The RNA shown here (SAM riboswitch aptamer (S box leader)) has 101 nucleotides and comes from a Thermaceae bacterium.
RNA sequence: UCCUCAUCUCGAGCGGCGGAGGGAACUGGCCCUACGAAACCGCGGCAACCAGUGCGACCGCACCAGGUGCCAAAGCCAGCCCAAAAAGGGAGCGAUGGGGA
Numbered sequence: 001u002c003c004u005c006a007u008c009u010c011g012a013g014c015g016g017c018g019g020a021g022g023g024a025a026c027u028g029g030c031c032c033u034a035c036g037a038a039a040c041c042g043c044g045g046c047a048a049c050c051a052g053u054g055c056g057a058c059c060g061c062a063c064c065a066g067g068u069g070c071c072a073a074a075g076c077c078a079g080c081c082c083a084a085a086a087a088g089g090g091a092g093c094g095a096u097g098g099g100g101a
Stems, first nucleotide, its partner, number of pairs: 001101008013043004021032003026079004044071003049067002052063004075093001080090003
């Protein structure tokens, strides 16, 4: 990088550093931000995908927290299809994890 499976309306922030952007990309909205954005570092926290343990095994459940992940707003919302232009559903794209090449 590609393929595949699962999940994506729950949850969880302070400090340092930095100095103007950020919310994946494009468009349109909306929002956050000098009362300090991103990135990085430290500490803290959330969750429980994998690992581990137990219930004999599968399934499922529980415990734990080692490997990841995450900690404004639904993946911030919409875009394409169905629906009626609504509600709602689906696809696509993306993110994270497991497996495979």

Rfam family: SAM riboswitch aptamer (S box leader). The literature on the family includes a 2010 paper in Structure by Stoddard et al., "Free state conformational sampling of the SAM-I riboswitch aptamer domain". The coordinates come from a structure-prediction model, not an experiment, and the mean pLDDT is 87.